This is a predicted structure of a 1538-nucleotide RNA (small-subunit ribosomal RNA) from Fuchsiella alkaliacetigena.
Its mean pLDDT, the model's own confidence on a scale to 100, is 83.
Its Rfam family is "Bacterial small subunit ribosomal RNA". Its family is annotated with structural constituent of ribosome and ribosome in the Gene Ontology.
Taxonomically the source falls in Fuchsiella (Bacteria, Clostridia, Halanaerobiales, Halobacteroidaceae).
The sequence is in RNAcentral, with records from ENA.
RNA sequence: UAUUUGGAGAGUUUGAUCCUGGCUCAGGACGAACGCUGGCGGCGUGCCUAACACAUGCAAGUUGUGCGAGAACACUACCUUCGGGUAGUUAGUACAGCAGCGAACGGGUGAGUAACGCGUAAGUAAUCUGCCUUUAAGUUGAGGAUAACUGCUCGAAAGGGUAGCUAAUACUCAAUACCAUAUUCAAAGCAUAUGCUUUGAAUAUCAAAGCUGGCUUUUAGCUAGCGCUUAAAGAUGAGCUUGCGUCCCAUUAGCUUGUUGGUGAGAUAACAGCUCACCAAGGCUACAAUGGGUAGCCGACCUGAGAGGGUGAUCGGCCACACUGGGACUGAGACACGGCCCAGACUCCUACGGGAGGCUGCAGUGGGGAAUCUUCCGCAAUGAGCGAAAGCUUGACGGAGCAACGCCGCGUGAGUGACGAAGGCCUUCGGGUCGUAAAGCUCUGUCCUCAGGGAAGAACACCUUGGUAUUCAAUAAGUGCCAGGGCUGACGGUACCUGUGGAGGAAGCUCCGGCUAACUACGUGCCAGCAGCCGCGGUAAUACGUAGGGAGCAAGCGUUGUCCGGAAUUAUUGGGCGUAAAGGGUGCGUAGGCGGUCUGGUAAGUCAAAUGUGAAAUACAUCGGCUCAACCGAUGUUCUGCCUUUGAAACUAUCAGACUUGAGGUUAAGAGAAGAGAGCAGAAUUCCUAGUGUAGCGGUGAAAUGCGUAGAUAUUAGGAAGAAUACCAGUGGCUAAAGCGGCUCUCUAGCUUAUACCUGACGCUGAGGCACGAAAGCUGGGGGAGCGAACCGGAUUAGAUACCCGGGUAGUCCCAGCCGUAAACGUUGGACACUAGGUGUUGGAGGUUCGACUCCUUCAGUGCCGUAGUUAACGCAAUAAGUGUCCCGCCUGGGGAUUACGACCGCAAGGUUGAAACUCAAAGGAAUUGACGGGGGCCCGCACAAGCGGCGGAGCAUGUGGUUUAAUUCGAAGCAACGCGAAGAACCUUACCAGGGUUUGACAUCCCGUGACCAUCUGUGAAAGCAGAGUUUACUCCUUUGGAGUACACGGAGACAGGUGGUGCAUGGCUGUCGUCAGCUCGUGUCGUGAGAUGUUGGGUUAAGUCCCGCAACGAGCGCAACCCUUAUCCUUAGUUGCCAGCACGUAAUGGUGGGGACUCUAAGGAGACUGCCAGUCAAAAAACUGGAGGAAGGUGGGGAUGACGUCAAGUCAUCAUGCCCCUUAUACUCUGGGCUACACACGUGCUACAAUGGUCUGUACAGAGGGUAGCUACACCGCAAGGUGAUGCCAAUCUCUAAAACAGAUCCCAGUUCGGAUUGCAGGCUGCAACUCGCCUGCAUGAAGCUGGAGUCGCUAGUAAUCGUGGAUCAGAACGCCACGGUGAAUACGUUCCCGGGCCUUGUACACACCGCCCGUCACACCACCCGAGUUGGAGGCACCAGAAGUCAUCUGCGGAUGCCGAAGGUGUGUCCGAUAAGGGGGGUGAAGUCGUAACAAGGUAGCCGUACCGGAAGGUGCGGCUGGAUCACCUCCUUU
Repeated sequence: UAUUUGGAGAGUUUGAUCCUGGCUCAGGACGAACGCUGGCGGCGUGCCUAACACAUGCAAGUUGUGCGAGAACACUACCUUCGGGUAGUUAGUACAGCAGCGAACGGGUGAGUAACGCGUAAGUAAUCUGCCUUUAAGUUGAGGAUAACUGCUCGAAAGGGUAGCUAAUACUCAAUACCAUAUUCAAAGCAUAUGCUUUGAAUAUCAAAGCUGGCUUUUAGCUAGCGCUUAAAGAUGAGCUUGCGUCCCAUUAGCUUGUUGGUGAGAUAACAGCUCACCAAGGCUACAAUGGGUAGCCGACCUGAGAGGGUGAUCGGCCACACUGGGACUGAGACACGGCCCAGACUCCUACGGGAGGCUGCAGUGGGGAAUCUUCCGCAAUGAGCGAAAGCUUGACGGAGCAACGCCGCGUGAGUGACGAAGGCCUUCGGGUCGUAAAGCUCUGUCCUCAGGGAAGAACACCUUGGUAUUCAAUAAGUGCCAGGGCUGACGGUACCUGUGGAGGAAGCUCCGGCUAACUACGUGCCAGCAGCCGCGGUAAUACGUAGGGAGCAAGCGUUGUCCGGAAUUAUUGGGCGUAAAGGGUGCGUAGGCGGUCUGGUAAGUCAAAUGUGAAAUACAUCGGCUCAACCGAUGUUCUGCCUUUGAAACUAUCAGACUUGAGGUUAAGAGAAGAGAGCAGAAUUCCUAGUGUAGCGGUGAAAUGCGUAGAUAUUAGGAAGAAUACCAGUGGCUAAAGCGGCUCUCUAGCUUAUACCUGACGCUGAGGCACGAAAGCUGGGGGAGCGAACCGGAUUAGAUACCCGGGUAGUCCCAGCCGUAAACGUUGGACACUAGGUGUUGGAGGUUCGACUCCUUCAGUGCCGUAGUUAACGCAAUAAGUGUCCCGCCUGGGGAUUACGACCGCAAGGUUGAAACUCAAAGGAAUUGACGGGGGCCCGCACAAGCGGCGGAGCAUGUGGUUUAAUUCGAAGCAACGCGAAGAACCUUACCAGGGUUUGACAUCCCGUGACCAUCUGUGAAAGCAGAGUUUACUCCUUUGGAGUACACGGAGACAGGUGGUGCAUGGCUGUCGUCAGCUCGUGUCGUGAGAUGUUGGGUUAAGUCCCGCAACGAGCGCAACCCUUAUCCUUAGUUGCCAGCACGUAAUGGUGGGGACUCUAAGGAGACUGCCAGUCAAAAAACUGGAGGAAGGUGGGGAUGACGUCAAGUCAUCAUGCCCCUUAUACUCUGGGCUACACACGUGCUACAAUGGUCUGUACAGAGGGUAGCUACACCGCAAGGUGAUGCCAAUCUCUAAAACAGAUCCCAGUUCGGAUUGCAGGCUGCAACUCGCCUGCAUGAAGCUGGAGUCGCUAGUAAUCGUGGAUCAGAACGCCACGGUGAAUACGUUCCCGGGCCUUGUACACACCGCCCGUCACACCACCCGAGUUGGAGGCACCAGAAGUCAUCUGCGGAUGCCGAAGGUGUGUCCGAUAAGGGGGGUGAAGUCGUAACAAGGUAGCCGUACCGGAAGGUGCGGCUGGAUCACCUCCUUU
């Protein structure tokens, strides 16, 4: 110092929130592959697929100091008949043989194997062990063969056969020999089960006399070394046995006959059914046997905070295999990778007779595959085999080569350098950025190039020199040790060092919407494309493609695949089950798990200490070696485990003993719809009989079917039958649950209380198992009143296989037997203990009291409220969902799927168990805010009601749709488009159409040239225009000739103009609408995990979120109100153009005149009204309301202006402005004519009417507000009139436009009229260049429809409706429209049930694009995976049988062989399992715009759902039973506040 340093989250369900829950991402790793790119070095790594097939070469030999034999080629010399021969060297060498050792190691691979195969710890008293080490003893004597070789011979070959010769450390026999082995006997000691050890006796069984060296006494011997034999030990290696551990499937539950054991025998190195004979009938299994699938195991490697999870390449240990299957031989060791025999498949050779072979050794080839290297060098090192040794062999190994496959290191330059160069990109056009970056200048030299030098790895062995020790008779020889010298390098002229050259040769890849570091432009336009998840793209894309810029990593960078992590998302550490997935329908009970108090013993668990082991490598720490690092070395630690020994004794366990509180029992009481059986009762319903009685009854929203004159319904009496038990009755009681309700009896079970006693832990839970288990349903037999699936009618409806009505069969009831499921729910398993209270109720007991009620205490149930606690929240809260213990069941995203297949159960219906492919990124819970409801409550509004008048019918006007057209320009579309833009289309307007023209343009700015401009005339033309004539020369300044400038006109060139072209879904501005509705928010505080709530809700009140009171709120803002304008009253001031009371003048008459300010009026300023006063009312000393007084006006006096936060992608690009796109001799500009004015039709808005409250005629009155010089026009005259002529006043309180209804009188007399005025004809007038298309007005004539308007619908609450006229804007002319003005002047409102709209509170919700929402199922189409399927086909096991190679064993043998048991491949039969495929069938999933309906979500319009049965195109409907996870109202009960 390590051990003991170790833990991060994010995106995505929603309008938003919290939770549950899945999916996805960020990290690390790899024997990897792919894409783009690629400078160097070091160290590693490199067929994961076909244990597929292999050409070629090499990978196991060695020993002559075991043995016999012993060349050839070549070279040299000689000879030669030129064919060759002889001798020598090579050489006692090579090849071959006998013999020994090795070949069982080393190297490869992972097919098989779920096993004592592996790991770990033991055992072997049940065993073997060549070479090696130690010790002891020995190494004597004989013999016969055989290969090689030679001859003959068969065969194509491989390979043999036969005859003959010969040796050994080959083989055989014998001697000797115990310590060895075997057998028998005896004794002693020890011991863990068979036993072990020691000692003694008897019998049987072994050698190579070898090789080499030295010496000698040399036919032999001694000695040294190497061998050999025997024995005992050791070491090493191996065999066998055992405990524990070692994947998935129970949709594998039973397996086994040598099987389990015994006795005996055989076999083996050894134990054992290992084998055999006999005997017994056992053995294994829910603690998972048997079967199926998959897999070599481990040290370790990856990941992880750890616990774990995954993996088992390289390195190391073990196992298994060697073309496939079987078998043995040899040997110390094999049932043997480079040995043998047999069978099979395949390949090769062949003379067709027969033979040969086995790369899963190193290289390499083909094949397979996404994918994995050189047919290299060397035995120099390390190691192995043989040898006495030299040495030989060694694809082990050491090295090099190839590959960015991985890890590590280095480089691609450094300093300076601003006009911030050029260029690119962006731009708000100013600039910004790439960017000190580059260039330039000054340097350096790692890597690289070239040249030179140049290692360590080498030490053994051997040789030699010297020394020493030992052996020996020995100074020989040998052996060992020490010191010096010599010899040996594949890599490799490599590492390294020095010099030379010159910035020269060396940067890419991915990404830039969020997660996640990094943004702009252009192109594209739901296309092309991207995407890990969410998602991006439909004309302004930071998400596609490109560019610029930026971020990250870097000789690499991304992608794909796999594993761990994050994931507490299988939860031991470390999760859950009321509503999210999840408590079994309920109990009894087996195994199992867990278990009260005390005492003692034991020591299995537990704890402590110690020994052994846990290989090395790896990991970690320290130190060291390569320049560093990777890499390598040393030391230490770790390896959390297991075994053994010793100890402790609290706890668990176990044994023994005791106890009473858990549990149970005895006794005495008590309550109860607890169960089973039998009997009985009354009310009701229906039916039958009879009577009375007459025309209906019944049923519904309304009806109809139905019943009834053959007498119903109604009513009375009698009778029959079946089913169910009103009231009592109660969040009351009982039962394990399902469930149980009239009364009585019999039988049975459980529960509670009280008191004492008894037993003495006898308990709790409970996998499998067994029993019970609503309704529906099934089988058989009864029964059948009512009800009532199916079914039949009637309605409803678009349809109505439904809801409603009339009938009605199964069924409902009983007996016997099945079924075994429900929303079988408290959606809450059972048991025990503990943890505030309050208040009801059921059944007991006790106390108090004389007694009772009441009250108090307590036990057992059953409800509600509530504290702590808990919960995601809702909620739960002693009857827990709180705090703990024990046991069982169950869950792990949605769909597919309460499914398929298989199994079990069932008569069937069906039930139980229960997947996968595929598909989605969610599905879900609770709560929040809205919106919505054919939910509820309260309130308001001409919303309804009460009234008045209209529209809808007629004619006309006007707008729209439609149609038509060359064009009928465009927009507006429920309310909130339609007498709207348009406050005014004959031309113009005008945007449309036809035709004629223009092209820098009708209009703006800039430049150049010429010239003043304008006017006038002619020709042509529809005009615009074109062509020509004509006229001529502006102003200002400077220095005169002259020049310059400005304005205007013409001509010219280009920048540009122009666009009522598109997009109101790119926008600004403006506007409509909800709505003049009373709302919309904020700060601080408080509550809630949070979204949010509170305030703003509540009680009153108001027109009002207006005000008051209360209140965890206190305040504030935008809205309301008020302030503003106008109107109604009064006052003051002022008095012209207005007024005229009094005074005066004048007129036929008139404020006409003088004058006046009193009045009206005008227009400035004030006053006044505030619930201020009085009375009453309400929970109140409030707010307020009701009534009254006074007042011109009374409760906002009337009217107007004023429009909160927001909604509708509302309207407008054609008012205007504007982004982007589009057109540019045209989508621009101009002119003439036409069109916007069309007309089978439909709708909206108006006008005029239909008449007598009227029409016509005559007469008489009374306004207000506006307009007027391109104007209004008096007055006079003319005209029937529209109007015309002349003329006056007025730029206006001065002049002028200027009233009608009303009133008075007359007439008409109910009719298509003296109503109504359309239409048409004729004649005129006005405006205007122009009145045909296409204006208005007048006169005369004509005189249509229409007699008060269907369904439906509109406006209006007082000076309002209705009615009457007047003015104005636009405008040359052209209103029945619009905007204003006054005159006359009503009716009605009980009231809020209903319709519509709105506000507040509350409730449900599966809606949030918000009900114009969401959403279900069939059918049709396309695609995908799956199931069934007559069958077809492949594979793997089982059973039975046939046949049987090699070989072991056994027997026989004439020794040649034969036979028998077993026995591989093979064959036959049968059945099982797993795949592939298939006509056809089935459901499922997915798919922007298909069809039919509308089942669900709101009371979803019949509440929904669960189980079951029947029925139906489909969702579904109905019956029976159940649930609330049903809204609303009422009642009952309980609780809370007062």